[in-house]
Molecule: small-subunit ribosomal RNA
Organism: metagenome
């Protein structure tokens, strides 16, 4: 520090996800040791049991125990014991009394608050114990516990009578000083006021004990400590909470408090708070700090420390220095327990512990030794504070599980191409060591004298053994680490992208590897990465995002000069910012974690001294901003009234007659009752042609005939006036197209809805004929829009060029120049993801406002506001997805465009589709009808030839190292021949019985390795092939352009059959294709003539023979054609057109030759081949059958339907080829197929071999025929082991359909189509098929609009599996969350009223009554108390509102889901943009 993921690829936007760190954690697997920490995050749920706050006898009276002394009853065994009593001493302690139980410890429920943090204030306060100082501590009185007695109760706990002490209680005295009241002086304070001094009056104290040292007590003053109150600032979310408030805000006066205060009360006033967010709702203890982060921030508030709050829930006070009190009290409520049913008791959010809840959190331990706390004079006691120990890998830190050597690279395991490779120096072996653990011995510090829970612990030493000590996760990319097997979209994995459908580095296992390590992974949560809420540090034309527009309030921001102030700002100083933590330095535990010391920091707040540039503020001034005045011209700016012509429609009248109208074509409609057309007149409404213009005006919406009236704004010129008056603008107000709504009018045309006609599979549409709201006016409402420049407003600055509208100026009239304001285009810098913007910015800056933060859900629900309604504004969540997007690129596609090709169409000729037959295919059938091929590019295709064989299929019969191959081991008198059985294969029997001297070999048998498979996968493959397409294309190097994908080159202008060539050009070159080179053919020459040829010379039936090489022909070698020549056109080019010459002319004709690639095209059945499968069978052999089956459908052909023909007779002319298990002549036989026979020929020699159409002559006469030949019958021939299933041919007989073929569709542009025959491969035989050959030999092409295919350029795209694409909505089904919902059930809460506990306060206090007073006393008085009443008052009750939640018949839309249904809305002009 980044990475993965949207695309075919790219850049950007943007979300999701990952790598890091952290935790009071939990879960899974695993687990050696030690140190230091940490350990109920959930039920502030309920608690058994024990402990957690007592202490003081030096405050007091008792009681008790012990000891001693004295006393000494009764009695005894008389030394003595001894009840009792008194005293002394020591001790214990229930009670009175004092101090402490307000600390320490726990928890975080409540609290959004002066609660906390920080800094201040108290002139508005208190403070026990402690410290210092001053002054005192005199003299009296009356009680109450304990105790005793009586008595109630189950208990808890009381009641009555009587006695008694005090440092308990109460008067009195005293008063330095204190308090209060009155009035005076001085000093000080912002003020209320404070301090000091002097005066008068009134008032209030005390406690004693003692060991005689002291310890206490009282008052006052001061300190210290602790607390209380007040204030500034800071402190979460929601505005779908906007208004809140009655003691409320203030005053006066009482009361109350330690103290200020509506704190409380009476009266008076009507205030107070709030968009700088009141009130309400939700959430939450706050901080030091902790985690993260570069920081700024964000999250958290366990442990440790500070503050606050609470103690079952709610209320209340008492005591006290301090509490409204965790282990105190009273009341109410809920719960639990005891009970004799009358009544009582209780509060672990103290430490342990239990139940419960939960994913989850420990011992009912030891000790007061240390530190600290309470009491005490002290000893000491108490202390679950604390110190320690126990449990837990919960965290951090440290250590170990060994070290060295060791190659036969052992064994085992995994893999393998079988050679090996890996595990791996790893192990074993040898040598060594002992940290930890174990054993033994010693043994601390912590404690200053004594005292050690920890603890026989830390630590040290010794002996001993490599022994007791390694797991977890991962290995497709991100991300470090790969193979094998299993599985087969199954099982499973997954953080994201995504893996798995038979070769899975992604699942499971194994081997190996990587990472971390006593841990490792997972889950959860937080920060980071995320500049993805942007202060640091983002955006807003098209990605999410500029408000529809203006005016303007608050607010924010603001020109020039100068003076003052000092709020902001800067600087110095001071205080504070607790400790711990953090950082730096140092130190202590062996190290570290941990701990200690010092320093820094704590970015803050407060006080104060200073500065005055900037902001602010106050004053003065200015004119450049802004405004006013004056002078002008421009304009569809607005409102109102009036007015004009053209056109449509309607009405009336005339002329006139059969149609009009409408469309792609029609029909509906109108018209003989006279339309349309035309003429004249009239009515009415709406809109204003031409001018008219990226012209004008307006803030936007918007504004268009003409005239008038009223009126807004802008601009130019001038520089007289004001003197910053400015900009923006949350709320607010106003305007605001169309449609729509209500009122009253109006209504010509147009026209939702609607009706009809068409179209269509349908057509609730597009088209047509009609047609109502509406469109128009009126005064209102609505308030939206792609209200768009998808671009908020203002100011300033930053190259130009060229139009245009309105002004001004200059020269001299025009051209022209300068300038201001508008409005367009092009373009530099700059910006931008790109497209693009570019003085009219999307550039550079400043100011203000609105808005955005992934897609869907959704601009929806709920709530609120507005509206008559329609609806508008504001505006979520659950759930779901890994994207959704922008711009540009390359393709592909388009019922987009341009250019151009092709038998593509057109023009022609012949066909196919109809018939019969042949052949292939589908289907059906079958035991089997083997398999493959499937639009073009499967279908007379693989198959250039299925009767057996072929043959792969079926049935049956057989074989199992096999029909053929290689090897090994063992055995063995081979093969072969004959016979029998059998359908054959095969089996059985007989016969024969190898070569070699031997070893051995051949053969055979057995066994084992192995063979074999036309079994699967052409979607694992090689090779070969088809196709686009013989189309003209496909690429590369370097350079250049672009962030990039890519572009350029290859585009453009011409030209060509051609990316063929030329010219131009940021390109220059090159490669694969094109063409040429190769073959055949067309002309000529030369050479050569046998088996070929024959002109001339002989000869013959015959080139038969002699002879000849001229010719034909064959073979070979050459020549020829190159736009070379001429003319025209063209750019002086390439080239095109025409011509000459030539056998041939612009590639002469034909062939071979097929670029990069496409179709997962075809072929595992040609062959080869990976993997999988079969192994007495999916292999092999054999017989028979099948591949030929037949209601049917299709393809390709043949033959026809006839007279351009058929038949009969005669007669002429080829070429390519083939031939020895072959072609087979002549001759003979047969009507014929053919047979007999066999010459010649391995072939320019012989044979196949008569070519046929043609030509000549004849017959037929338009008919199902002398056309046509299917089908069937009979008789034959040939091949073959064998023609029944199932061959071909011949003769005779039979003589079907068919009279030219619907929609549709195929081939062909010249020696072509058509037509005619011939040959060959395969082959025993079998061709209408296929491959070739020659004969005869046309028609037509205007042309490129259309159909199909293709090439180039361009355009659009939401396609990229690429239009056979993508994709929308309803419906049906399933699931999920949500909204509404008659209601219903909890929770919280406002208001009103009722009841009213405890208790404070107030009043009364008849009853009771020790201290004080009066009185000799009796008695009285007073204080006080019980009790009563009143205000307030918790819980509770009633009523009525509000908020949020649960649940619900039913209703609604939404999301998701596998290949469901219906259509085709959108994306290409998406077929109606």
């Nucleotide at each position: 520090a980044g990475a993965g993921u949207u695309u075919g690829a790219u850049c950007c936007u943007g979300g999701c996800u990952c790598a890091g760190g952290a935790u009071g954690a939990a879960c899974g697997c695993u687990g050696g040791c030690g140190g230091c920490g940490u350990g109920c995050c959930u039920a502030a749920c309920a608690c058994a049991u024990g402990c957690a706050a007592g202490u003081c006898g030096a405050a007091c009276g008792g009681a008790c125990u012990u000891a001693c002394a004295u006393u000494g009853a009764a009695g005894c065994c008389u030394a003595g014991c001894g009840a009792u009593a008194u005293g002394u001493a020591a001790g214990u302690u229930a009670g009175u009394g004092g101090c402490g139980g307000a600390c320490g410890g726990g928890u975080g429920a409540g609290u959004a608050a002066c609660g906390c943090g920080u800094g201040g204030g108290u002139a508005a306060c208190c403070u026990g114990c402690c410290u210092u100082g001053u002054a005192c501590u005199g003299g009296g009185g009356g009680a109450c516990a304990a105790c005793a007695g009586u008595u109630g109760g189950a208990a808890a706990c009381g009641a009555c009578u009587g006695c008694u002490a005090a440092u308990a209680c109460c008067g009195c005295a005293u008063a330095a000083g204190c308090g209060c009241a009155c009035a005076g002086c001085u000093u000080c304070g912002c003020a209320u006021g404070a301090a000091g001094c002097a005066g008068u009056g009134c008032g209030a104290a005390a406690a004693a004990c003692u060991c005689c040292g002291g310890u206490g007590g009282u008052a006052c003053a001061a300190g210290a400590u602790g607390g209380a109150c007040c204030c500034g600032c800071g402190u979460c979310u929601g505005a779908u909470u906007a208004g809140c408030u009655g003691g409320u805000u203030g005053g006066u006066g009482a009361g109350g408090u330690a103290a200020c205060g509506g704190c409380c009360c009476a009266c008076c006033a009507a205030g107070g708070c709030g968009a700088c967010g009141a009130u309400c709702a939700g959430u939450a203890g706050c901080c030091g700090g902790c985690c993260u982060g570069a920081g700024a921030g964000g999250g958290c508030g366990a442990a440790c420390g500070g503050c606050c709050a609470c103690a079952u829930u709610g209320g209340g006070a008492c005591u006290g220095a301090g509490a409204c009190a965790c282990g105190g009290c009273c009341c109410a409520a809920a719960c639990u327990c005891c009970u004799a049913c009358g009544g009582g008791a209780g509060g672990c959010a103290g430490c342990a512990g239990u139940g419960g809840g939960g994913a989850a959190u420990a011992u009912u331990g030891c000790a007061c030794a240390a530190u600290g706390g309470g009491g005490g004079a002290a000893a000491c006691c108490c202390u679950g504070a604390u110190g320690c120990a126990g449990c837990a890998a919960c965290g951090c830190c440290g250590c170990g599980u060994g070290a060295g050597u060791g190659a036969a690279g052992a064994a085992g395991u995994a893999u393998u191409u079988c050679g090996g490779u890996a595990u791996g120096u790893a192990a074993a072996g040898c040598u060594c060591u002992a940290u930890c653990a174990g054993c033994a011995g010693g043994a601390a510090a912590g404690a200053a004298a004594a005292u050690g829970a920890c603890g026989g612990u830390a630590c040290c030493u010794g002996a001993c053994u490599a022994a007791g000590a390694a797991g977890c996760c991962c290995c497709g990319g991100c991300u470090a680490a790969c193979u094998a097997c299993g599985u087969g979209c199954c099982a499973g994995c997954a953080g994201c992208c995504g893996c798995g459908g038979u070769a899975a580095u992604a699942c499971g296992u194994a081997g190996g590897g990587g990472g971390c390590a006593a841990g490792c992974g997972u889950u959860a949560u937080c920060c980071g990465g995320a500049u993805u809420u942007a202060c640091u540090g983002g955006g807003u034309g098209u990605a999410a995002a500029g408000g529809g527009a203006g005016c303007g309030u608050a607010g924010a921001c603001g020109g020039u000069u100068u003076u003052g102030c000092a709020a902001g700002u800067c600087u110095g100083a001071a205080g504070u910012g607790a400790a711990a933590g953090c950082c730096c330095g140092g130190g202590g535990c062996u190290u570290a974690a941990c701990c200690c010391c010092g320093g820094g920091a704590c970015u803050g707040c407060u006080u104060u001294g200073g500065a005055a540039a900037c902001u602010g503020u106050a004053g003065a001034a200015c004119u450049a901003g802004a405004g006013u005045g004056c002078a002008g011209g421009a304009g569809a700016g607005g409102u109102a009234a009036g007015u004009g012509g053209a056109a449509u429609u309607c009405c009336u009248a005339g002329u006139g007659u059969a149609g009009c109208g409408g469309u792609g074509a029609a029909a509906u409609g109108c018209g003989u009752a006279g339309a349309u057309a035309u003429u004249a007149g009239g009515a009415g409404g709406a809109a204003c042609a031409c001018c008219a213009g990226u012209g004008g005006c307006g803030a936007a919406g918007g504004c268009g005939g003409c005239u008038u009236a009223c009126u807004g704004g802008a601009c130019u010129g001038u520089a007289a006036c004001u003197g910053a008056c400015g900009u923006u603008g949350a709320g607010g107000c106003u305007c605001g197209a169309a449609a729509g709504c209500g009122u009253g009018g109006g209504g010509a045309g147009c026209a939702a809805a609607c009706a009809g006609g068409a179209u269509u599979a349908g057509a609730u549409a597009c088209c047509c004929u009609g047609g109502u709201a509406g469109u128009c006016c009126u005064a209102a409402c609505c308030g939206u829009a792609a209200a768009c420049g998808a671009u908020g407003g203002g100011c300033a600055c930053u190259a130009g060029g060229u139009g245009u509208g309105g002004g001004g100026g200059g020269a001299c009239a025009u051209u022209c120049c300068c300038u201001c304001c508008g409005u367009g285009c092009c373009g530099c810098a700059g910006c931008a993801a790109a497209c693009g913007c570019a003085u009219u910015a999307a550039g550079u800056g400043c100011c203000c406002c609105g808005c955005c933060u992934g897609g869907g859900g959704a601009g929806u629900a709920c709530g609120g506001c507005c509206g008559c309604a329609a609806g508008g504004c504001u505006a979520a969540a659950a759930c779901u997805c890994a994207a959704a997007g922008g711009a540009a690129u390359u393709g592909a596609c388009g019922g987009g465009g341009g250019c151009c090709c092709g038998c593509a169409c057109a023009a022609g000729c012949a066909g196919c589709g109809g018939a019969g037959c042949a052949u292939g295919u589908g289907g059906c059938u079958u035991a089997a009808u083997u398999c493959g091929a499937a639009g073009c590019a499967a279908c007379g295709c693989g198959a250039a030839g299925a009767a057996c064989c072929u043959u792969a299929c079926c049935a049956g019969g057989g074989c199992u190292u096999g029909a053929a191959a290689u090897c090994a081991u063992g055995g063995u008198g081979a093969a072969g021949c004959g016979g029998c059985g059998g359908a054959a294969a095969c089996g059985c029997c007989g016969u024969g019985g190898c070569c070699g001297a031997g070893a051995g070999g051949a053969g055979c048998c057995a066994u084992g390795a192995c063979a074999g498979g036309u079994g699967g996968u052409g979607c694992a493959u090689g090779g070969c092939u088809g196709u686009c397409g013989u189309c003209a294309g496909c690429u590369c190097g370097u350079g250049u352009c672009g962030u990039g994908a890519g572009a350029u080159g290859u585009u453009g202008g011409g030209u060509u059959a051609a990316g063929u060539c030329c010219c131009g050009c940021a390109a220059c070159g090159a490669g694969c294709g094109c063409a040429a080179c190769c073959c055949c053919u067309g002309u000529c020459g030369c050479g050569u003539g046998u088996u070929g040829c024959c002109a001339g010379c002989a000869u013959u039936c015959a080139g038969u023979u002699g002879g000849g090489g001229a010719c034909u022909c064959g073979c070979g070698c050459g020549a020829g054609a190159c736009u070379g020549c001429c003319g025209g056109c063209g750019u002086c080019a390439a080239g095109c057109c025409g011509g000459a010459g030539g056998a041939a002319g612009g590639u002469g004709g034909g062939g071979a030759c097929g670029a990069c690639g496409u179709c997962a095209a075809g072929u595992c059945a040609u062959c080869a081949u990976g993997c999988c499968c079969c192994u007495u069978a999916u292999g092999c052999c054999c017989u028979g059958g099948g591949c030929u089956g037949c209601a049917c459908a299709c393809g390709u052909g043949c033959u026809a339907c006839a007279a351009u023909g058929g038949c009969c007779g005669g007669u002429a002319c080829a070429a390519c080829g083939g031939g020895c298990u072959g072609c087979g002549a002549c001759g003979c036989c047969g009507c014929g197929a053919g047979g007999c026979g066999g010459a010649g020929c391995g072939a320019a020699u012989c044979c196949c071999u008569c070519a046929a159409a043609g030509c000549c002559g004849g017959c037929c006469c338009c008919a199902g025929u002398u056309c046509g030949g299917a089908u069937c019958g009979c008789a034959g021939g040939c091949u073959g082991c064998a023609a029944u299933u199932c061959g071909c041919c011949u003769g005779c007989g039979u003589g079907a359909a068919g009279c030219c073929g619907g929609a549709g569709u195929u081939g062909c542009u010249a020696g072509u189509a058509a037509u005619c025959g011939c040959g060959g491969a395969u082959c025993a035989g079998c061709a209408c098929g296929c491959c070739g050959c020659g004969g005869u030999g046309a028609a037509u092409a205007c042309g490129u609009u259309c159909c199909c295919g293709g090439g180039c350029c361009u355009u659009g795209u939401a396609c990229a599996c690429a239009c056979c694409g993508c994709c929308c909505g309803u419906c049906a089904c399933a699931c999920c969350a949500c909204u509404c919902g008659a209601g219903u059930c909890g929770u919280c809460u406002g208001c009103a009223c009722c009841c009213g506990a405890a208790g404070u306060c107030g009043c009364c206090g008849g009853c009771c009554c020790a201290a004080c007073c009066c009185g000799c006393a009796a008695g009285g008085g007073g204080a006080g108390g019980a009790g009563g009443c009143g205000c307030c008052g918790a819980a509770g009750g009633u009523g009525u509102g509000g908020a949020g939640g649960g649940u619900a018949a039913g209703a609604g839309g939404g999301g998701u889901g596998a290949a469901g249904u219906c259509g085709u809305a959108a994306c290409a002009a998406g077929g109606u943009a």